[in-house]
Context: one part of a larger RNA
Formats: sequence, structure tokens, C1' cells
RNA sequence: UGACGGGGGCCCGCACAAGCGGUGGAGUAUGUGGUUUAAUUCGACGCAACGCGAAGAACCUUACCAGGGCUUGACAUUGAGUGAAAGAGCUAGAGAUAGCUUAUAUCCUUCGGGAACACGAAAACAGGUGGUGCAUGGCUGUCGUCAGCUCGUGUCGUGAGAUGUUGGGUUAAGUCCCGCAACGAGCGCAACCCCUGUCCUUUGUUGCCAGCGCGUAAUGGCGGGAACUCAAAGGAGACUGCCGCGGAGAACGCGGAGGAAGGCGGGGAUGACGUCAAGUCAUCAUGCCCCUUAUGUCCUGGGCUACACACGUACUACAAUGGGAUGGACAGAGGGAAGCGAAGGCGCGAGCCGGAGCGGACCCCAUAAACCAUCCCCCAGUUCGGAUUGCAGGCUGCAACCCGCCUGCAUGAAGUCGGAAUCGCUAGUAAUCGCAGGUCAGCAUACUGCGGUGAAUACGUUCCCGGGCCUUGUACA
Repeated sequence: UGACGGGGGCCCGCACAAGCGGUGGAGUAUGUGGUUUAAUUCGACGCAACGCGAAGAACCUUACCAGGGCUUGACAUUGAGUGAAAGAGCUAGAGAUAGCUUAUAUCCUUCGGGAACACGAAAACAGGUGGUGCAUGGCUGUCGUCAGCUCGUGUCGUGAGAUGUUGGGUUAAGUCCCGCAACGAGCGCAACCCCUGUCCUUUGUUGCCAGCGCGUAAUGGCGGGAACUCAAAGGAGACUGCCGCGGAGAACGCGGAGGAAGGCGGGGAUGACGUCAAGUCAUCAUGCCCCUUAUGUCCUGGGCUACACACGUACUACAAUGGGAUGGACAGAGGGAAGCGAAGGCGCGAGCCGGAGCGGACCCCAUAAACCAUCCCCCAGUUCGGAUUGCAGGCUGCAACCCGCCUGCAUGAAGUCGGAAUCGCUAGUAAUCGCAGGUCAGCAUACUGCGGUGAAUACGUUCCCGGGCCUUGUACA
């Protein structure tokens, strides 16, 4: 100087407390451990691994296993030589591949040849998701959006170092004020950026419809309008600016006015010096080591989907604030051409036929659901719950046996609110309800977004956890 203390002081944070809803019990989904296996590829392991890499394993992916092949190679450069390249068919085979048949003649040209592409001797070389993240770059997680981390000059100290950065106030903040052997500065904080909340201006089509007119069973349907909503583009607006009180005539705090919004308005992006030899050699790059008729590469099939168990994360429930039936209402944000696919028709349905319109404020996906009204159920393992299984179908795809999703009928399991323990959340939040997107041929209870309905509680900081500043002790560095 740090680090640490079941030392002290001050102060924060859904840290506790106050509340609301969960997890831990059940079934299922999914990840992991373990076990099994020819293989169940690999990585990730307290917080910060475990719906994580994977934003989607039937083949492919795929790295694993078995078997069948290849050896200048699936891919790149150089390359003597041959040929346009590509294509089609038949046979054998699981296919990779092998054999046979057929068909041709691109572009440039100085007519020598060249370019692209295919075959190909020899050789240089290729290739490796093989090892080392404790050799590395890059990227990332975490402490933590915590308020800190430093430097120049000066001063003090023999020196390590101190001072500044401590102190008195204040703040979300090393934020600002005052004081001070310090005076300044840098990286952080804040602001500048984006979304959202109010208003104005501009522009009105595909959006809008107040007033005028036309028309309809009805609809901005039509003429028209430029007001309103909305769509973008640009601006205004909030600054403790004004008033009062407190405070040190400070910073600032409390209250008030006006205002759509008030003291950082709400949300996002943004992550200092560093810590964890944290994570990643399997995104990529890369040193060294290793393999080179194999640790490379092609193919078929299998596996990653196994199952006595254990754990994590979710979904669905156990019901009446509910379940079922019929009718009725209201979003936002997205996606669409190898795409979204309307009307109409068929089917109980999944879906099929159909093909209008739309590269989309126009058309489509697309009926939002919870909600409201009426009716049934009457507390029961039930008209709760839906696992499991049987049968019959639909869709995607070369192909759904291993191993996809969906529909109908039948079947109806566990489950009556969950031990010790434990998690999230302070407001348009929790809870609850649906919708969309990415991935994607197909496959979502996951993920990323979007809106609808919409709470309770916070006395307080003694205690638990994490953190900041000052100080004290130390046999630690």
C1' cells in the first nucleotide's frame, strides 16, 4: 500500500422486511448428471454450467459408431498432356462407384493461341470439428451501470509511498458546493444517440371522413374535403426557469403554481482501471505438438431420440374468480415471390379443390384471447384434469420403423395446492390473456418481440446476501 476480521462509523441495492405470484409434490416437455451402448460426437460445472453453444439431430446437418470404397485426394495453387463445358439413357450395386450407349462444339482471337470448365502422369502439396483457451489474437461472461481507476507538475517522506481522491454538506453519481499543500488533467458518471409521453408546421395516398352532395340491404362505396385520427420529416417543450420555506447569501432539499410531462418524466443503447491462468483452438484466426493408403475423404445404415435413477428450467393442472355451449366486441407489432394465399366449393376436422389479389398503410397470413350476454354443470377424482394407449385419417418430405407434426372417434392415468428449503417482482410493474417473428421442407411448452386486462405492499435498515467511502487491528501478500 492492499487484502481480510463472527472490529467500528456512514450509505446504497427486490438485500431483508411489507406484499403478490411461483419452484420444491403430480403428469408432460426440455437440458444435465449417472447408467447403458458398437456409438449414445464435442464443449459449458457455485453465483457467472444445466429450454446453455443448438434462431429448430428423420437423410443432410454430424463432428460419433458399424460396414462398403478412395489415396495428389471432397477443397486450393502450380502442372507435361487430352478434351468445349454441361447433359440424357441402360446395366450391376445399399449407395459411393463401375461399365456401356448417345448427344454435341461456348466466349475472346493478331488464327499462333488464350479464358472458363472437365479428365489427368509425376511431384510440390492439400486436408484434420486431432491436442494444448495453462502458448495466443479476437470475441464474451462476471463483479457492475457499481462509482470508481489514474496521470502531470508541485509539496511531504531516507524509502515503499502519501497528498490531490481526505474533511463539512449534497447527489442516482469522485454529482455539485464549501474548505484544504495542493493546482490542473485523463478514462469512467452525466449529456450528446434511439423509442415513448404533449403540442405546432409541412405533406395527404394505399391512410382519414367533420361539413356538402350522390348512392346502397349495408360499407369512405363514389364525387369531394385537408378539419380530425394516423403516417413520417422537421421543430417547440422541462431548465429547479418562477414563488415560498429550510440550508452556510452555497450546492441542494421540501412544498406550491403553471404544465401533457417536474426535479434523471419512462424505457433502450452505452460497461472505466482491473478481477476470476473465468469461457471459447468446435465461429474464425493462430504458435507448437500430432495423423498423412489415415486422426484425411466419399457413401449406406445406425447413433446424438437409449432408461433402474438424481438434479435444473419450463408447460399443463388439481377446478365454480371455474369447465362447457351459443351469440357479440376491442389490439399492437410483424412476415410474405421457390412466398403469403382471398372469395367460392368439399370434408365433423386436420385438410383438400380453387386460384382472385399482393414485392404490399392497398392484397394475404388474420376469426386476437382473456372479456361481455344467455343457458347448462352443483363440489364429485366430477361436464375438473388431460397423461397413456387403440383405431381411422391429414400434411411436409426421395423417405416419418428406429425418430416428425396435426385431426377425428374411443381410452381416460397421476393430480384435491405440494416437507425441509428456495425464486421473481416496486407500476402500466407482478399476475394473467392471446398475437407475431427468427430458425425452418416439416417440427416450439423454448427464444425474441408485441399489445389486451391489470393489482397488493414498502413501518423501516436490527438481522441475511452483495457493494461503496472513512477508520481500526493483523502472525496474510